Annotation:
A computed fold for a 72-nucleotide RNA from a Patescibacteria group bacterium, annotated as transfer RNA. Taxonomically the source falls in Bacteria candidate phyla (Bacteria). Its mean pLDDT, the model's own confidence on a scale to 100, is 80. It matches the Rfam family "tRNA". The family's RNA type in Rfam is transfer RNA.
RNA sequence: GCCCUCAUAGUUUAACGGAUAAAACAGCGGUUUGCGGAACCGCAACUCCAAGUUCGAUUCUUGGUGAGGGCA
Repeated sequence: GCCCUCAUAGUUUAACGGAUAAAACAGCGGUUUGCGGAACCGCAACUCCAAGUUCGAUUCUUGGUGAGGGCA
């Protein structure tokens, strides 16, 4: 230098182009307990950035950024 893959809650992952973006663990509050843990109930928290296509984009296209891999 060229090519490929990936980027979503704090973490690990879901989501035919169409619902209020979902779950587990973690966090917070409550119930319970003599206290804590466990259990149960509830709450908050996310689409890497900028454009484009579309009635509608996490999803498709282009560019950028970052991570991993291959070739030279």